Molecule: Bacterial RNase P class A
Organism: Acidimicrobiia bacterium
């Protein structure tokens, strides 16, 4: 010093004057507190609350490498494996394709137990010619390329049913045999463990896609704070379906009604208040222990929005980061801070985000 990874922090400050919301004193008024990292998307866990405690068999939906943290998770951390990168580091629903079924453009002879376009061969039957012999027929050609063989080469592909040699043939080929990769199985060491490392056999090779359907393993009652409880209060009942409604799929079980309980339609009456809700909490903050870490744990300290007509907001005044003009230069003028905004509360994920600073790390040049 250039370019990069990964982690955390902050995301305008002071001050003065008005104003708003809620709490506390107290009736002059005054003092305390008032948005975020994401409040947001509602995309996962749960905490709470109610249903009649939610049983069993089917379906459904989710999750899927191994350990540990958590209240819990589709979430963190640590690591295995496979892939990208020169690193630092990123990514990865990372069980099962040799249970079944299904789907693959375009090129190309041919794509699932697949084929023969150039191409190799024609050993073997056939045709031709030449010779022996005449009875069938025998030998022969660096003959023919007609049937038929083959898949080494070469051409298409993302992908052509292992690779290299050699052996062998007409010519070829796991057809065979060496050695190698890849699979399956049994062993031995190392790891809690995913998995590594080894050492022996087989039978030669079995392609791909499961965020397709499946099959295996595991979890999952359902709605959700407009959940729910309580006060206060006000009316006028009438039709009409009419035996079944819950366990929010479905059937089995099971419980609750059993003649007024439900569903609709017409009429009439309120449309108010409190808890839930915010002083106690998987709470913040600050040491120290533990442990790589995530996170735990002990002490100490702090109370830190609560609306429902939805408060959290303006002016002004001085600074700072940044931006553009002008000056030789110290300086001067103007501009200027993104995203966005609580509504039961709490841990994640994700998405939006001007800028600003921090630590640890790679990799390049240059110097010493």
């Nucleotide at each position: 010093u250039g370019a990069g990874u990964u982690c955390g922090u902050c995301g305008g400050g002071c001050g003065a004057u008005c104003g708003c919301g809620a709490g506390c004193u107290a009736c002059c008024g005054g003092c305390u507190c008032g948005a975020g990292g994401a409040a947001a998307g509602u995309c996962c866990g749960g905490a709470c609350u109610u249903c009649a405690c939610a049983u069993g068999g089917u379906g459904c939906u989710g999750u899927g490498c191994u350990g540990g943290c958590u209240a819990a998770c589709g979430g963190c951390c640590a690591g295995g494996c496979g892939g990208a990168g020169u690193g630092a580091u990123c990514c990865g629903a990372c069980g099962g394709a040799a249970a079944g079924u299904g789907c693959a453009g375009c090129a190309g002879a041919g794509a699932g137990c697949a084929g023969a376009c150039c191409g190799c061969c024609g050993a073997u039957g056939g045709c031709g010619c030449c010779g022996c012999a005449u009875g069938c027929g025998c030998g022969g050609c660096c003959g023919c390329a007609c049937a038929g063989g083959c898949a080494a080469g070469g051409g298409u592909g993302a992908a052509a049913c292992g690779g290299u040699g050699a052996g062998g043939u007409a010519a070829g080929a796991g057809c065979u045999c060496a050695c190698c990769a890849g699979c399956g199985c049994u062993c031995c060491c190392g790891g809690u463990g995913a998995c590594g490392g080894g050492a022996g056999c087989g039978g030669c090779u079995c392609g791909g896609u499961a965020a397709a359907c499946c099959c295996c393993a595991c979890a999952g009652g359902a709605a959700g704070c407009a959940a729910g409880a309580c006060c206060a209060g006000a009316c006028a009942g009438g039709g009409a379906c009419g035996c079944c409604g819950g366990c929010g799929a479905c059937c089995a079980g099971u419980c609750g009604a059993u003649c007024a309980a439900g569903u609709c339609c017409c009429g009439g009456g309120u449309g108010g208040g409190u808890c839930g809700c915010a002083c106690c909490g998987a709470g913040g903050c600050g040491u120290c222990c533990a442990g790589c870490a995530a996170u735990g744990g002990a002490c100490g300290u702090c109370c830190c929005a609560g609306a429902u007509g939805g408060a959290u907001g303006a002016u002004c005044g001085c600074c700072c980061a940044g931006g553009a003009g002008c000056g030789a230069a110290g300086g001067c003028u103007c501009u200027g801070g993104a995203c966005a905004g609580a509504a039961u509360c709490c841990g994640g994920c994700u998405u939006a985000c001007a800028g600003a600073c921090g630590a640890a790390c790679u990799c390049g040049c240059a110097c010493c």